[in-house]
Context: one part of a larger RNA
Molecule: small-subunit ribosomal RNA, 5' domain
Organism: uncultured bacterium
């Protein structure tokens, strides 16, 4: 000097930041991922029209029941997209995990953009629903019915794919690119508006792009040699399998290799970086907030779905723990935001809003969004401001000291004249809001502006032997105590305690801890 700090004393205001460093301990409660009715069949509510029936009435008509159609709204289920993002944490990991620079002639990429070609024709189910049944519940079974942009056939196939063949160009080996011929296998889904033409949104195949990823290589960054030898899929080859893809990635066979004092193997510690702190620099230490990458999601294992996961708020199995139970059986996972208990020197509200920015879905309106934007709490940090200004005695009172003359606190106070920041009260009152128009602000009656009154409501903490800026008195008497180091205290202590005075910093000041 610095800090995600803590502790002691003290504490007026504001702005911007920042806040479980310990138990990757356990978690009550609420919320944190949905959306689309313009994919689909139902179900329900309301309204209108038409038809039929009933009641009252002489009648017009009124009330009511029911059917159909239309419209609006709602949505359990099927279906689509999203849920792999966003948010958290740092346990593990010394590794191609990260950083940096290359490579893939060995790869994938939903949605998006540009181009090319298509969107033909059939079929069978199933949930919802209904009936019955089982179960305390969670949930499940049987039978029957129905739809689709759900599922399955057939047709067509420009480019692309595969096989065979032809020609050309090129390369770093395996080979790559381009032209042409023949053959093989392979697609699709419709919806809304409109009288219609058609328009819009989709769907399928394919090329290129964009974006995101996968794999691989060189180099780089901890400690211990009181760890010196390590290795059997081990090292290489052939063949096959597997993957989006190279590869012992896996398997069979063959060979006997591979690594190591330029530190293998083992042990310890640790997420890595941009950066942060310090330092004249070289360097050292650190990696909290913010940004990039990685890893993890109660512990261990596994795959499914999917463009993408081996998936925090998905599934299965095992385990520990907690809860419910009718004892047969079930349910759960805050290292999301708040919050609770525990641990600890120590770390916040079970707040408001989707107004903005961004994300998901949707044609849109819109819905969802503890991401985010705000507010709350904490002097935890940085910055700014205030606690008044001018005048006022050879100097009140009082305190302290004194050589008893005086000195000092001290222009300090009183007193006089002013000012009005901050705080308080009253009035006005935003920007942030952008999209064709209207409308739309959580923050917030906030910031800011105007006015009112009155010096009123606002100063402490540490130190004073030397280092080191600041001295006297009394008390104490190696006691009580101080202390960062040297050291003070045993009767005149500037070093202990108190007072007066002084020095330093100031809404803080000291102490402790850690790093340079």
């Nucleotide at each position: 000097g610095a800090c995600g700090a803590a502790c002691g004393c003290u504490g007026g205001c504001g702005g911007c930041g920042u806040g479980c460093c310990u138990c990757a301990a356990a978690c009550a409660u609420g919320c944190a991922a949905g959306u689309c009715g313009a994919g689909c069949g139902g179900a329900g509510u309301u309204a209108a029209a038409a038809g039929a029936g009933g009641u009252a009435g002489c009648g017009a008509u009124a009330c009511u029941u029911u059917u159909u159609u239309u419209a609006a709204c709602u949505u359990a289920g099927c279906g689509g997209c999203g849920a792999a993002c966003g948010g958290g944490u740092g346990a593990g990991u010394a590794a191609c995990a990260c950083g940096u620079g290359g490579g893939c002639a060995a790869c994938c990429u939903a949605c998006c953009c540009a181009g090319a070609a298509g969107u033909u024709u059939g079929g069978g189910a199933u949930a919802a629903c209904a009936a019955c049944c089982c179960g305390a519940a969670a949930g499940g079974g049987u039978u029957g019915c129905u739809a689709a942009u759900a599922c399955c056939g057939a047709a067509u196939a420009a480019u692309a794919u595969c096989g065979c063949g032809u020609g050309g160009c090129c390369g770093c080996a395996u080979g790559g690119c381009c032209u042409c011929g023949c053959g093989a296998a392979g697609a699709a889904a419709g919806a809304a508006g409109g009288c219609a033409a058609c328009u819009u949104c989709g769907c399928u195949u394919u090329u290129g792009g964009a974006u995101g990823g996968g794999c691989u290589c060189g180099c780089g960054g901890c400690c211990c040699a009181u760890c010196a030898g390590c290795u059997a899929g081990u090292u290489g080859g052939u063949a096959a399998g597997g993957u989006a893809a190279a590869g012992g990635c896996u398997u069979a066979c063959c060979a006997a290799g591979g690594c190591g004092a330029c530190g293998a193997c083992g042990g310890g510690u640790a997420a890595c970086c941009g950066g942060u702190c310090u330092g004249a620099g070289a360097g050292g230490a650190c990696g909290g907030a913010c940004g990039g990458u990685c890893a993890c999601a109660c512990u261990g294992g596994g795959a499914c779905u999917g463009a993408g996961a081996u998936a925090c708020g998905g599934c299965c199995c095992a385990g520990a723990c907690u809860c419910c139970u009718a004892c047969g059986g079930g349910a759960g996972g805050c290292a999301g935001c708040a919050g609770u208990u525990g641990g600890g020197a120590a770390u916040a509200u079970u707040g408001g809003g989707c107004a903005a920015u961004g994300g998901g879905c949707g044609a849109a309106a819109g819905c969802c969004u503890g991401a985010c934007c705000c507010a709350g709490c904490g002097a935890c940090g940085c910055c700014g401001c205030g606690u008044g200004a001018g005048g006022g005695a050879a100097g009140a009172a009082g305190g302290c000291c004194c050589u008893a003359g005086g000195g000092u606190c001290g222009u300090a106070a009183a007193c006089c004249u002013c000012u009005g920041u901050c705080a308080u009260c009253g009035g006005g009152g935003a920007c942030g809001a952008a999209g064709g128009a209207u409308g739309u602000g959580a923050c917030g009656g906030u910031a800011c502006c105007c006015g009112a009154g009155g010096a009123g409501g606002a100063a402490g903490c540490c130190c004073c032997u030397g280092c080191u800026a600041a001295c006297u008195a009394c008390g104490u008497g190696c006691c009580a105590g101080c202390a960062g180091c040297c050291g003070c205290g045993g009767u005149a202590a500037u070093a202990c305690g108190u007072a007066g005075g002084g020095g330093g910093c100031a809404a803080g000041c000291g102490u402790u801890g850690u790093c340079c």